RNAcentral holds the sequence, with entries from ENA.
The RNA shown here (transfer RNA) has 75 nucleotides and comes from a Methanobacteriota archaeon.
The coordinates come from a structure-prediction model, not an experiment, and the mean pLDDT is 84.
Its Rfam family is "tRNA". It is annotated as a transfer RNA.
RNA sequence: GGGGCCGUAGCUCAGCCUGGUUAGAGCGUCCGCCUGAUAAGCGGGAGGUCGCCGGUUCAAAUCCGGCCGGCCCCA
Numbered sequence: 001g002g003g004g005c006c007g008u009a010g011c012u013c014a015g016c017c018u019g020g021u022u023a024g025a026g027c028g029u030c031c032g033c034c035u036g037a038u039a040a041g042c043g044g045g046a047g048g049u050c051g052c053c054g055g056u057u058c059a060a061a062u063c064c065g066g067c068c069g070g071c072c073c074c075a
Base pairs, nucleotide, nucleotide: 001074002073003072004071005070006069007068010027011026012025013024020058029045030044031043032042033041051067052066053065054064055063
């Protein structure tokens, strides 16, 4: 220098191909229930500018371009 994959909640990820209700799950965390108490179990809450910028569109996590970061391959 060229190419591929990845970046979504504190952590691990789904959703992206095929654009459209409100962006989700598990774990964690907080509150409550239960218990003599703890654990387990049950109910509920908070938490995200979907890596950044721009474009297309009535509408973008999703399509397109550029950039940044991580991993790998080629040279």